[in-house]
Context: one part of a larger RNA
Molecule: small-subunit ribosomal RNA, 3' major domain
Organism: uncultured organism
Order: sequence, then structure tokens, then C1' cells
RNA sequence: UGACGGGGAGCCGCACAAGCGGUGGAGCAUGUGGUUUAAUUGGAAGCAACGCGAAGAACCUUAGGUGGUCUUGACAUCCCUAUGACCGCUCUUUAAUCGGAGUUUUCGUUAGGGACAGAGGAGACAGGUGGUGCAUGGUUGUAGUCAGCUCGUGUCGUGAGAUGUUGGGUUAAGUCCCGCAACGAGCGCAACCCCUAUCUUCAGUAGCCAGCAUUUAAGGUGGGCACUCUGGAGAGUCUGUCAGGGAUAACCUGGAGGAAGGUGGGGAUGACGUCAAAUCAUCAUGUCCGUUAUGACCAGGGGUACACACGUGCUACAAUGGCGUAAACAAAGGGAAGAGAACCUGUGAGGGGAAGCAAAUGUCAAAAAUAACGUAUCAGUUUGGAUUGUAGUAUGCAACUCGACUACAUGAAGUUGGAAUCGCUAGUAAUCGAGAAUCAGAAUGUCGCGGUGAAUACGUUGCCGGGUUUUGUACA
Repeated sequence: UGACGGGGAGCCGCACAAGCGGUGGAGCAUGUGGUUUAAUUGGAAGCAACGCGAAGAACCUUAGGUGGUCUUGACAUCCCUAUGACCGCUCUUUAAUCGGAGUUUUCGUUAGGGACAGAGGAGACAGGUGGUGCAUGGUUGUAGUCAGCUCGUGUCGUGAGAUGUUGGGUUAAGUCCCGCAACGAGCGCAACCCCUAUCUUCAGUAGCCAGCAUUUAAGGUGGGCACUCUGGAGAGUCUGUCAGGGAUAACCUGGAGGAAGGUGGGGAUGACGUCAAAUCAUCAUGUCCGUUAUGACCAGGGGUACACACGUGCUACAAUGGCGUAAACAAAGGGAAGAGAACCUGUGAGGGGAAGCAAAUGUCAAAAAUAACGUAUCAGUUUGGAUUGUAGUAUGCAACUCGACUACAUGAAGUUGGAAUCGCUAGUAAUCGAGAAUCAGAAUGUCGCGGUGAAUACGUUGCCGGGUUUUGUACA
């Protein structure tokens, strides 16, 4: 000087407390461990692994296992040889790739060993999702969006170092003020960036419709650009103002005006360093290893197994509810090898059909919780939907291993969950639907979207984590 303390002081955080809803019990989905297996490829491991990489394993993907096949190779450059093709098409063989046969058949010239193409050959090599993340780059997690981490000159100290950065206040903040052997500066904080909340102005189609006309009653049409909205440019919030407190400072408390008030709300942004943290399987790369195989191709199987254990979720256990009927109100997105209307058809998943649409025009598209009316009346039920049977639908070469959905029948556990444990402070929790990426098909996951919309916070004694300061030390 750091680190540590079941030492002290002081501060903060959904850390506790106050509340609301969960997990832990049930069924299922999904990930992991274990076990099993020819193989169940491999990675991730307290917080910070476990709906994680994987934004999507039937084949492919695929790296693992079995069987079959190739050896200059599936892919690249160079050399030699013979050739003018190759591709394509047809036949044959095979489980399939591989293999065999047939057919078809270049350009250019300075006339050379040209260009291009496939075939054969020799080796240099090619290839490795093989090892090492404790050899590395790059990228990422983490404490933590925590308020810290340093430097120059000066001064002090024999020196390691100290000072500045400590002290008194204050702040979300090493934020600012005052003081001070310090004076300044840098990386962080804040601001600059994006979205959102209000207004003005410009513009007015594919958007809108106040007033006027018309109509098949649909802003459909004429018309208009007020309003909504869209997207350009601006304004606005600055402790600016008032009162009180405070050292007359920084600042704090309350008020006015205002759409918004003290960082308005949300996002992006992550200092020096920490964990030999993660990744050689995104990629790149040193080195080691194997080279008729640890490389390459194909078929079928596996990754989907199942006495069990754990994590994360979904659906429930009902009446603030279930079912039926007929009504209302979003936002954000997608679409051409696409999304697909009206209409017809099927109990339904769907099928037929094809209008308009590269989209503020047409379409996916029905928002659902909600409100109204009706029904059953507290039951393992008109709750719950697992499981199973039969019949189907669409995708795809193909749904047996192993997918999704529909109809009818079947109708399991479950009556609110032990010890323990998690999230959340406002348009939040809870609850309700809708969209997208990936994608032929396959979400209860992920990411963004809106609708309805709470309760509580006295406070900081103690638990957990972090910053500051001081003290002790069997540590460096």
C1' cells in the first nucleotide's frame, strides 16, 4: 500500500420491512443430472450452467453409433499424359452413394507446349466440429450503470509511499459548494443520440370528414384539409420564478404557472482492473496429434431412451368462475417460390375459388379479457383436461421409430400445495389477447406490441450485496 475481521462509524440497493402474485404439492412442456444404450455427439456448472449456445434434430441439419464405399480425395493451387469435350438424356446395378454401357459433343490463333473443360497418373498437398480457452486474437458474462480509477508538476517522507482523491455540507453521482500544500488534467458521472408525453408551422394521398351536396347508406362519390393521423422544421423545463430553511454557498422543503418539475418516463451508452470466468464447436490462430483415416460419400438408426432427482415454464384445482347467444374497443408487425378477400362447400382442421395487393389503398385479421341476456347451483361437478381408441386434415420424397392440427368417444391426477424460496414501487405487479424472427411442417420458449389495471413502503435494529472512512492483523 492492499486484502481480510462473527472490529467501529456512516450511506445506498425490491436487501429487509409493508403489500400483491408466484415456485416448492398435481398433470403436461422443456433443459440438466443420473441410469440405460451399438450410439444416446459435444459444450455450458454457485450467484454469473440447467426454455443456455439451439431465431425452431422426421431425411438434411449432425459433429456420435452400425453397415457399405473412396484414397491427391467432397474442396484449392501446381506438374505430366492422352483427349475434345463437359453438362444433359437413356439403359443397367445397388438398400443407397459408388460402379458399368450407350447417346450427344468446344473456342481462338502470331499455327507454338494457346484458352477452356472433364478424364487418367505421380507427388507437393488438401481436409480434421481431433487435443490444448492454463499458449492466444476477437467476442461475451460478472460485480455494476456501482462511483470509482489514475496522471503531470509541486510539496512531505532515508524509502516503500503520501498529498491531490482527506475534512464540513450536499447529490443519483469523485455531483456541486466551502475549507485545505497543493495547483491542474485524463478515463468514467452528467450532457450531446433515439423513442415517448404538449403545442406551433409546412405538406394533404392511399389518411381524415366539421360544415355543404349526392348515393346502392360503405368517406362510397363530388368537395374540403378544419380535426385525427402521417413526417419534415421548430418551441417548450432552465431550480427560470415565489416563500421558508441553510454558512450570505452548494443545495433542501413547499407553492405558482405549465401538457410535463427538479435526471419528466424509457432505451442506447458499461472507466482502470477482477474471476488463469466462458468460447480452439461462429471465426481466426501457435503448438501437438492422426493421414487407405481422427479425412470424404451413402443408407437406415440415434440425439426424442426412462426405477429416478433438480431447474424453468404452461394448464388447473373453479361461481370475481364454466358454457351458450348476440354486441363494442387496440397497438405493433408480416407478405411475391408470398399473404390471400368475397362467394361456394365441410360438424371441423380444411378444400374449391380467384378479386385486389411489392402495400396508410387490397390482405393476414377474429382482438381477447370487458359489458348485456340466458343456463347449471357447490358436486371431483356443465370443474379439470392428462391418457387412450377410431376416423380425418394440411406440409413434405417420406410423419413407424419421431411432428402439428381436427372431429367423435374416453375423462386420470388435482379441492390452493411442508421446510424453504422467487419477482415486483406505476401505466409497474397481476391479468387479457395480438404479431414477428427461425421456418416446407413443427412454441407452453424468445423478442417486441397494445387492452384492463391494483396494493404497499412506518422505517433502516437485524439478513444479503455494494461504496466511503477509521482501527486491528497469524496474510501478500